Predicted 3D model of RNase P RNA and transfer RNA as a complex of 497 nucleotides. It holds a member of the Rfam family "Bacterial RNase P class A". By type it is a ribozyme.
């Protein structure tokens, strides 16, 4: 100097004038008044959008649903350790992959729990099979040929037969070669994204982890290191187990629902109506009636309780529990009626700044200082002057922590690789 | 604030559940034929980054994640 990589900061600046909107103060002004105060105006002081306020994708606070719960279902998350109020976020590390490197990416548990799927091609897509090919050791019959034996026929020898000998056919035994059936094989060819390890030697009929050596991978055991994921070493094993869980599923951890139009208080206003509902031969007590000499028995009534039934509740189901009702509703449901105001929740907070300490870091702790929007149809704007790199994306609405997306530019820092120079 | 759906050819839609063949259909468009000419009809043809980005897989319109845009419903 070039190329790259990781991260941080900033979001026009200064001044003047006029506005808008909260807050605080004011022997300030006006109106109202229940004499407490309220509303409006004025003056002064001070505050007034963001890094993403956005998308609403996660997580929490806060609030209500009953400050009993349990099981199932349905989701969510998915290496390990840590941080945190919590998270699907952040930090550190491990593993795999990408990059020469700095660095980057990863929904990164389980495929020997089970089920499913793997198009086309291919013999075969997962515990089954054999298309071409290879084999002929063993099995079956066939052909060829060699040899041995048996028997028959023909020729030779002999006067003739037999013996002997030569040839042919048949049968049998043994062997050579060939093709076939059944069989063996998975080395080779071929298909595919993927075909039951790779190389070499031995072995064999041909072959094959069939055996051996080395290598890759898997599982188990032991030892060592680490909190752990995991890493390293040694030995053993069968030699080998395909992929897919972002398919069902299994495992571990985890999740109640709704949302500031939550919710609380005040004021104002209104009209009710239809429909639904199961009781009890149980217990205790009370008084009453009938029968009886009495003990007692029977009958109906009321109160409380038990059981049953109905309704509601933590919101999908069940169990449990609680409340109310059990004869006319303080229940459920449907229809109808009224209101459209005010106050609060509301911003002092997992807050900001500085400093010290712990930690590799995320982050946490101590001390000191500071107060920094709070509207409710919804405020932050306009004009002028000076300067510059000429100003992007975009604006609170209960509040925080993250993630993601948008974005004109500017500034700064760490690191890597290449080239050149000293 | 809460919930749901959609995005595929110029337009309207299939295909996605259960991943696999060259992603199809209708209308429209182009050329040719037919006609005196036009329409209709017939024949042939063109036209697709399946909203975008990344991932899983041998393989993605289809599965997953993120994102963008549009529409609908409720308080």
């Nucleotide at each position: 100097g070039g190329a790259g990589u990781g991260g941080g900061c900033u979001a026009g600046a200064c001044g003047a004038u006029c506005g808008c909107u909260g807050u605080a103060a004011g022997u300030g002004g006006a109106a109202g008044u229940u004499c407490g105060c309220u509303u409006c105006c004025c003056u002064u002081a001070g505050g007034g959008a963001g890094g993403a306020a956005a998308g609403u994708c996660c997580g929490g606070g806060c609030u209500u649903c009953a400050c009993a719960g349990g099981a199932c279902a349905c989701g969510g998350u998915g290496g390990u350790g840590g941080g945190u109020a919590a998270c699907g976020c952040c930090c550190a590390c491990c593993g795999u992959c990408c990059g020469c490197a700095a660095g980057g990416a990863c929904c990164g548990g389980g495929a020997u729990a089970g089920u499913g799927c793997c198009a086309c091609a291919g013999a075969a897509a997962g515990u089954a099979u054999a298309c071409c090919g290879c084999c002929a050791a063993a099995c079956g019959g066939c052909c060829u040929u060699u040899u041995c034996g048996a028997c028959u026929c023909a020729g030779g020898c002999u006067c003739a037969u037999a013996c002997c000998u030569u040839g042919a056919a048949u049968c049998g035994g043994a062997g050579u070669g060939g093709a076939c059936g059944a069989g063996g094989u998975a080395a080779g060819g071929g298909u595919g994204a993927a075909a039951c390890g790779g190389u070499g030697c031995g072995g064999u009929a041909a072959g094959a982890g069939c055996g051996c050596a080395c290598c890759a991978g898997c599982g188990g055991a032991u030892c060592g290191g680490g909190u752990g994921a995991c890493c390293g070493a040694u030995c053993c094993g069968g030699c080998u187990a395909g992929g897919u869980a972002a398919a069902c599923c299994c495992c571990a951890c985890u999740g109640g629902a709704a949302g500031c139009a939550a919710g609380a208080c005040c004021a104002a206003g209104c009209a009710g109506g239809g429909c639904a509902u199961a009781g009890u031969u149980c217990g205790u007590c009370a008084g009453g009636c009938u029968g009886g000499c009495a003990a007692c028995a029977g009958c109906a009534u009321g109160a409380c309780g038990g059981c049953g039934c109905g309704a509601g509740g933590c919101g999908g189901u069940c169990c449990g529990u609680c409340u109310c009702g059990u004869c006319c509703a303080c229940u459920g449901u449907c229809c109808g009626g009224g209101u459209a105001g005010g106050u609060u929740g509301c911003u002092a907070g997992a807050g900001c700044c500085g400093u010290c300490g712990a930690g590799c870091a995320a982050u946490c702790g101590g001390c000191g200082g500071c107060c920094c929007a709070g509207a409710g149809a919804a405020a932050u704007g306009a004009u002028c002057g000076u300067c510059c790199a000429c100003g992007a994306c975009a604006a609170a609405a209960c509040c925080c922590g993250g993630c993601u997306u948008a974005a004109c530019g500017g500034c700064c820092c760490g690191c890597u690789c290449c080239g050149c120079g000293a | 604030c809460g919930g749901g759906a959609u995005g595929u050819a110029g337009c309207u839609c299939a295909g996605c559940u259960u991943g696999g063949c060259u992603a199809g259909a209708g209308c429209g468009c182009u050329a040719c034929g037919u006609u005196c000419g036009g329409g209709a009809c017939g024949u042939a043809g063109a036209g697709g980054c399946c909203g975008c980005a990344g991932g899983u897989u041998c393989a993605a319109a289809u599965c997953c994640u993120g994102u963008c845009a549009u529409c609908c419903c409720g308080a």